[in-house]
Context: one part of a larger RNA
RNA sequence: UGGUGGUUAAGGAACUCUGCAAAAUGACCCCGUAAGUUCGCGAUAAGGGGUGCCCACGUAAGUGGGCCACAGAAAAUCGGUUUCAGCGACUGUUUAUCAAAAACACAGGACUCUGCUAACUCGCAAGAGGAUGUAUAGAGUCUGACGCCUGCCCGGUGUUGGUAGGUUAAGGAAGAGGGUUAGCCGCAAGGCGAAGCUCGCAACCGAAGCCCCAAUAAACGGCGGCCGUAACUAUGACGGUCCUAAGGUAGCGAAGUUCCUUGUCGGGUAAGUUCCGACCUGCAUGAAUGGCGUAACGACUGGAACACUGUCUCAACCACCAACCCG
Numbered sequence: 001u002g003g004u005g006g007u008u009a010a011g012g013a014a015c016u017c018u019g020c021a022a023a024a025u026g027a028c029c030c031c032g033u034a035a036g037u038u039c040g041c042g043a044u045a046a047g048g049g050g051u052g053c054c055c056a057c058g059u060a061a062g063u064g065g066g067c068c069a070c071a072g073a074a075a076a077u078c079g080g081u082u083u084c085a086g087c088g089a090c091u092g093u094u095u096a097u098c099a100a101a102a103a104c105a106c107a108g109g110a111c112u113c114u115g116c117u118a119a120c121u122c123g124c125a126a127g128a129g130g131a132u133g134u135a136u137a138g139a140g141u142c143u144g145a146c147g148c149c150u151g152c153c154c155g156g157u158g159u160u161g162g163u164a165g166g167u168u169a170a171g172g173a174a175g176a177g178g179g180u181u182a183g184c185c186g187c188a189a190g191g192c193g194a195a196g197c198u199c200g201c202a203a204c205c206g207a208a209g210c211c212c213c214a215a216u217a218a219a220c221g222g223c224g225g226c227c228g229u230a231a232c233u234a235u236g237a238c239g240g241u242c243c244u245a246a247g248g249u250a251g252c253g254a255a256g257u258u259c260c261u262u263g264u265c266g267g268g269u270a271a272g273u274u275c276c277g278a279c280c281u282g283c284a285u286g287a288a289u290g291g292c293g294u295a296a297c298g299a300c301u302g303g304a305a306c307a308c309u310g311u312c313u314c315a316a317c318c319a320c321c322a323a324c325c326c327g
Stems, first nucleotide, its partner, number of pairs: 001322008010313002014311001019308001027051005036041001038145001052067006068072001080306007087298002092104002108143007120129003146293004151223003156220002158216005165211003171205002175201001177199004183192003224242005251285001252282001263279005
């Protein structure tokens, strides 16, 4: 000097990103126990009191009396508590080896597919799973208990259905053309040239698909601007106009979303960029990419209080173990 453990005056979170760490609480019995609530909980809520030994009575629980100590759950083991919010309903699961969570899962909800040799998955196939199941079943996708709800848009993309017309492949194919040449013409050079074979061209016929017509958003997704207007001012129920497929409904809102921003007001503090309650000017909320609430639950996240303390003011001492010095 460091490590581990212990004690500490007065104060008691002033420490610090944060009460991190430590302290405090702790068992059993009795009394007592709020808001809220899904009536189960919350709850060991909170907050108090008791606990040893001896004698008497009593089956016992216990009641009465007595005795000792600083201390009777005498050691060890052994909840700190309350409160306001956020998120996720819950128990569970996870990054073996820096993340345990608000992430995943979940019961519940919804949509789509699937009539059985099912859909779907694995396999080249045989075959297997699905399932020795059969739509109250199975598969996929999204949401995520419960309560109240889930608005408008089908123009784009997707999916489903439709078939008159347009477009359209392989294939088929009328026909025209080129090459070749038996033959014919020509004095020759050369020219013409049937059939066959062959080379490309090709009217026309020709499915699905696409175009097209509909449906569909708990499919992917989307959900406006400008100007004016009420007898103070301000605001704008109202009007005009442009654009759109339709212009964001209910709810919530400086939010885990708010840039400006430490917004403004209120609360809490002596003092509060955090926190809680409001406001709404939502840079850039919003309804199963679910919206808003919600008792219970949480080694979750933020704020506050009580208790408690060497976290601190501010450090000191003790024990042991290292380090160091001597041998």
A computed fold for a 327-nucleotide part of an RNA from a metagenome, annotated as large-subunit ribosomal RNA, domain IV. The coordinates come from a structure-prediction model, not an experiment, and the mean pLDDT is 88. Its Rfam family is "Bacterial large subunit ribosomal RNA". Its family is annotated with ribosome and structural constituent of ribosome in the Gene Ontology.